[in-house]
Predicted 3D model of a 162-nucleotide RNA (Lysine riboswitch aptamer) from a bovine gut metagenome. The RNAcentral record of the sequence draws on MGnify.

RNA sequence: GAUAGAGGCGCGGCUGACAAGAGUAGCCCCGGCAAACGGCAGGAAACCGUGGGGUGAAAGGGGAGGCCGCCGAGGGGAGAUAUGGGUUCCUGGUCAUAUCUUUGCCGGGCCGUCGGGGAAUACCCGCCGGACUGUCGCGGCGACAUGCCGCGGAGAGCUGUC
Repeated sequence: GAUAGAGGCGCGGCUGACAAGAGUAGCCCCGGCAAACGGCAGGAAACCGUGGGGUGAAAGGGGAGGCCGCCGAGGGGAGAUAUGGGUUCCUGGUCAUAUCUUUGCCGGGCCGUCGGGGAAUACCCGCCGGACUGUCGCGGCGACAUGCCGCGGAGAGCUGUC
């Protein structure tokens, strides 16, 4: 350098009955207001809501199982572009999704406090903490097996073969 592998609730994608979203949004009727309060911030003129009744969704997210691709799998940060959202328009800002670029930030899953996204106790993401686990290094015990104990590092790693 090439090639092939290992870690396990391992990673990601597609599909998916179903649960939730929700008796919510919207629409229709009645009533009230043009005042006040509220709607991401400011401005404009308006709109909607505040009560009652009827009707009544959907999206994103989740999802047993199955299939597919894999072991920097993948995730995160930064930047750019596009689309969309929170009443209409303008300005601003923020959030989400997708694609591309870049970045050696993260070994892995689990639990917990906090923060962000989300309707949400789901789920996802992040800092921190905790034990666990795999791997190598150092030290020790040992029946000298990689079995056990302690400490430490990081996947640019580890193991096999050429």